[in-house]
RNA sequence: UCCGGGAUCGUCUAGCGGCAGGACAGCGGCCUCUGAAGCCGUUAACCGUGGUUCGAAUCCAUGUCCCGGAA
Numbered sequence: 001u002c003c004g005g006g007a008u009c010g011u012c013u014a015g016c017g018g019c020a021g022g023a024c025a026g027c028g029g030c031c032u033c034u035g036a037a038g039c040c041g042u043u044a045a046c047c048g049u050g051g052u053u054c055g056a057a058u059c060c061a062u063g064u065c066c067c068g069g070a071a
Base pairs, nucleotide, nucleotide: 001070002069003068004067005066006065007064010024011023012022013021018054026042027041028040029039030038047063048062049061050060051059
């Protein structure tokens, strides 16, 4: 330098163009002699910038970073 893949709550991980979900963690409560177990509730995210579209995490362009490959 070129090619391919990836970037989503604090962490891990889903999401065939139509309400961004789950688990764990955190917080509050219930239960209990106690709670780190169990139960209920709750906070929290789409890498940046443009474009297409009625509508973008999803499609397109470009940039940044990570992984692999080629030279």